A computed fold for a 131-nucleotide RNA from a soil metagenome, annotated as c-di-AMP riboswitch aptamer (ydaO/yuaA leader). Model confidence (mean pLDDT): 78 of 100. The model forms 96% of the base pairs in the Rfam consensus. It matches the Rfam family "c-di-AMP riboswitch aptamer (ydaO/yuaA leader)". Its family is annotated with cyclic-di-AMP binding and regulation of gene expression in the Gene Ontology. About the family: This family represents a conserved RNA structure found upstream of the ydaO and yuaA genes in Bacillus subtilis and related genes in other bacteria. The ydaO/yuaA element is thought to act as a genetic 'off' switch for the ydaO and yuaA genes in its native state. It is believed that the element may be triggered during osmotic shock leading to activation of ydaO, a predicted amino acid transporter gene, and members of the yuaA-yubG operon which code for KtrA and KtrB K+ transporters.
[in-house]
């Protein structure tokens, strides 16, 4: 100077002689996410099973084959970037990624209202064509 991503910005006040950097605390603003009426939707009878649970954030899920199971590996499908160099939105090829964490028996949607987050990784450097 950029990219992924919600993960930015701005004010004031301490910390080191002094500024700038960093750190932290207090405020705004923006960006995110959860919980939580009515309506709606779901339950409702039987029978099976119930610690094999069932939810969340996210792009990160399914299903097949392998395989005692899993893990991992292989293919498909589904989903997501890509500096294509002012920004966007579609297509089409080429590339790459489908991880990790959280709640604790427990949550549909949901105005009002309540809580929470604002990191982390990184420089592959992507061509084209219509707007």
């Nucleotide at each position: 100077g950029g990219c992924c991503u919600a993960a930015u910005c701005c004010u004031u006040c301490g910390g080191c002689c002094c500024c700038a950097u960093c750190c932290g605390g207090a405020g705004g603003a923006g960006c995110g996410g959860g919980g939580g009426a009515a309506c709606c939707g779901a339950c409702g009878c039987c029978c099976c099973a119930c610690a094999a649970g069932g939810g969340g954030u996210u792009a990160a899920u399914c299903c097949a084959c392998c395989c005692c199971a899993a893990c991992a590996g292989u293919g498909g499908a589904a989903g997501g970037g890509c500096a294509u160099g002012a920004c966007c939105u579609c297509u089409c090829a080429g590339c790459c990624c489908u991880a990790a964490c959280c709640c604790g028996a427990c949550a549909g949607c949901u105005a009002a209202c309540c809580c929470c987050g604002c990191a982390g990784g990184c420089c592959a450097c992507u061509g084209a064509g219509a707007g």